Predicted 3D model of a 135-nucleotide RNA (c-di-AMP riboswitch aptamer (ydaO/yuaA leader)) from a soil metagenome. It matches the Rfam family "c-di-AMP riboswitch aptamer (ydaO/yuaA leader)". Rfam describes the family as follows. This family represents a conserved RNA structure found upstream of the ydaO and yuaA genes in Bacillus subtilis and related genes in other bacteria.

[in-house]
RNA sequence: CGCCGAAUCCACGGCCCUCAUGUUCCGUGGAGCGGGGGACCCAGUCAUUGGGGCGAAUCCUGCGGUGAAUCCGCAGGAGGCGCAGGCUCUUUUAGCGCCAGCCCGUCAGCUAACCCCGCAGGCCCACGAAAGAGA
Numbered sequence: 001c002g003c004c005g006a007a008u009c010c011a012c013g014g015c016c017c018u019c020a021u022g023u024u025c026c027g028u029g030g031a032g033c034g035g036g037g038g039a040c041c042c043a044g045u046c047a048u049u050g051g052g053g054c055g056a057a058u059c060c061u062g063c064g065g066u067g068a069a070u071c072c073g074c075a076g077g078a079g080g081c082g083c084a085g086g087c088u089c090u091u092u093u094a095g096c097g098c099c100a101g102c103c104c105g106u107c108a109g110c111u112a113a114c115c116c117c118g119c120a121g122g123c124c125c126a127c128g129a130a131a132g133a134g135a
Base pairs, nucleotide, nucleotide: 002123003122004121008031009030010029011028012027013026014025032119033118034117035116036115037114042109050107051104052103053102054101058078059077060076061075062074063073064072065071079099080098081097082096083095087134088133089132090131091130092129093128
């Protein structure tokens, strides 16, 4: 420089230093991006087999680990997500990789007004081929 992701930008004040200024850090506010709760109407017939949220991270089949597993492993299928001729986006195709983790706490469909929350963390020297649109 670039990548995954909402996870960026700006202003003011404070601390330190200083002739002065600036970065980092802390606080407050704003813009922008993202998420949740929440009516009528509509939908729904679940209701301990608890239920639900963020996220691409789900479903099915066979075999085994066991006496049983909603657990674990292996193999396969379907489906989903990400990546590089480097301005951006969409589609097709080839190749490579991922399908985790966390949270609420018995409770939540959609949902105008309204209310609440987040702006983290983790990677990188690798550089396929076409079509279209925009800037």
The sequence is in RNAcentral, with records from MGnify.